[in-house]
Small-subunit ribosomal RNA, 3' major domain from Acetobacter lambici, 477 nucleotides, folded computationally. Rfam family: Bacterial small subunit ribosomal RNA. Rfam links the family to the GO terms structural constituent of ribosome and ribosome. The prediction has a mean pLDDT of 82.
Context: one part of a larger RNA
């Protein structure tokens, strides 16, 4: 100087407390461990691995296994032969692959010839490796933590390591600001500048809108017309403790009030200092070294990654009456759409199919549910719950056996609110309801977004956890 203390002081955080809803019990989904297996590819391991890499394993992916093939190989270079390439048909084979038949190049140029493209052959240089090492590395990322810290120059003090500044008194979300001070300044962080959102003005008015006017009956802004309103998207205004009162040290600030759409950082996002964990990644990529080179490379078929006594994590659905079922019925936003989204009609109980319309989309389309109203059920393993299983189908795709999703009929398991323990959340939040998107032929309870309905509680900081500053002890570095 640090680190540590079941030392002290001050302070903060959904850290506790106060509340609301969960997990832990059930069934299923998914990831992991273990076991099994020819293989169940590999990585991730307290927080910070475990719905993680994977924004989507039937083939492909695919790295794993079994079997069948290839050996200059998918690339570049050299030499030779050639137009055999390509297209169509066909045979053997699980396919990769091997064989047969028919037809057949392009550009410059008068020609000779040259060039392009492609195939074959030969030899080598080489290719190739998701093989090892993340403890050789770059890059990227997690974490402490959006915590308020981390440092430097000059000066001063100390033999020196170092100290001071950065400590102290107040204050703040903040090393934020004020005052004081052997310090005076400065840098990286904080804040602000950036984006979205909340109010208003203005510009613009189609594909958006419809107040007033007119038309029409298809009652739909549909048509003429208009841009007032909504909205869209550009430019501005607006919030700064600016004003008033109190308090404070005549300070910084704090408390209350006015005005205001918004008040003291208005709400949210992006933004992550010096560093820590030899943290993670050689399987995104790049790369040193090592290793393989008729194989640890490469092609193919089939299988596996989907196994199942069990254990754990994360979720979904429930256990019902604040509910289930039937009928009726209103209101969004973000986004997507041409090998696409599909109106409408018809067929089907339905998944869906057929015909067909609009849309390269503020024009067309995907497109709501919970809520509300009426009826029924009357506390039961039930009209709760939907697992499991049988039969019959639909769709995607070369192909749904291993191993897809969906539909109808039948079947109707566990489960009556969950031990010890444990998690999230402070407001348009939790809870609850549906919708969209990426990936994607098909497949979502996951992920990333969107809107609808919409709470309760916070006395307080003694305690648990984590962190910041000062101080103290230490046989630790």
């Nucleotide at each position: 100087u640090g680190a540590c203390g079941g030392g002290g002081g001050c302070c903060c955080g959904c850290a506790c407390a106060a509340g609301c809803g969960g997990u832990g019990g059930a069934g299923c989904a998914u990831g992991u461990g273990g076991u099994u297996u020819a293989a169940u590819u590999c990585g991730a391991a307290g927080c910070a691995a475990c719905g993680c890499g994977c924004a989507g394993a039937a083939c492909c992916u695919u790295a794993c296994c079994a079997g069948g093939g290839c050996u200059u190989g998918a690339a570049u270079g050299u030499a030779g032969a050639g137009g055999c390439u390509g297209u169509a048909u066909u045979c053997a084979g699980a396919g990769a692959u091997g064989g047969a038949u028919a037809u057949u190049u392009c550009c410059c140029g008068c020609a000779a010839g040259g060039g392009a493209c492609c195939u074959c052959u030969a030899a080598c240089a080489c290719a190739g490796g998701u093989g090892c090492u993340g403890c050789a590395u770059g890059g990227c990322u997690g974490u402490c933590g959006u915590c308020a810290g981390c440092u430097c120059g000059u000066g001063u003090c100390g033999u020196g390591a170092g100290a001071u500044g950065u400590u102290g008194g107040g204050u703040u979300a903040a090393g934020u600001c004020c005052c004081g001070c052997a310090a005076c300044g400065a840098g990286c962080g904080c804040a602000a500048c950036c984006c979205c959102u909340a109010u208003c003005u203005u510009u613009a008015g189609u594909u958006g809108c419809c107040a007033g006017c007119a038309c029409g009956u298809u009652u739909g802004g549909g048509u003429g017309g208009g841009c007032a309103c909504u909205c869209u998207a550009g430019a501005g205004a607006g919030a700064c403790u600016g004003c008033c009162g109190g308090u404070g040290a005549c300070a910084a600030g704090c408390c209350g009030g006015a005005g205001g759409a918004a008040g003291g950082u208005g709400g949210g996002g992006a933004u992550g200092a010096c560093g820590u964990c030899a943290a993670g990644u050689c399987c995104u990529c790049a790369u040193g070294g090592c290793c393989c080179u008729u194989a640890u490379g490469u092609c193919c078929u089939g299988g596996g990654c989907u196994a199942c006594a069990c254990a754990c994590g994360u979720g979904c659905u429930a256990c019902a009456a604040u509910g289930g079922c039937g009928g009726u019925g209103a209101c969004a936003g973000u986004g997507g759409g041409a090998a696409g989204c599909u109106a409408g009609a018809u067929g089907g109980c339905g998944a869906c199919a057929u015909c067909g319309u609009g849309c390269u989309g503020a024009u067309c389309u995907c497109u709501a549910a919970a809520a509300g109203c009426c009826g029924u059920c009357u506390c039961a393993g039930u009209u709760c719950g939907g697992a499991u299983u049988g039969c019959a189908c639909u769709c995607u795709g070369c192909a749904a056996c291993u191993c897809g999703a969906g539909u109808g009929c039948a079947u109707g398991a566990a489960g009556g609110u969950g031990g010890a323990a444990u998690c999230g959340c402070u407001a348009g939040u939790a809870a609850u309801c549906g919708c969209g998107g990426a990936u994607c032929a098909g497949c979502a309870u996951g992920c990333c977004g969107c809107g609808g309905u919409g709470a309760a509680u916070a006395c307080g900081u003694u305690c648990c956890c984590g962190g910041g500053c000062c101080u103290u002890g230490u046989a630790c570095a």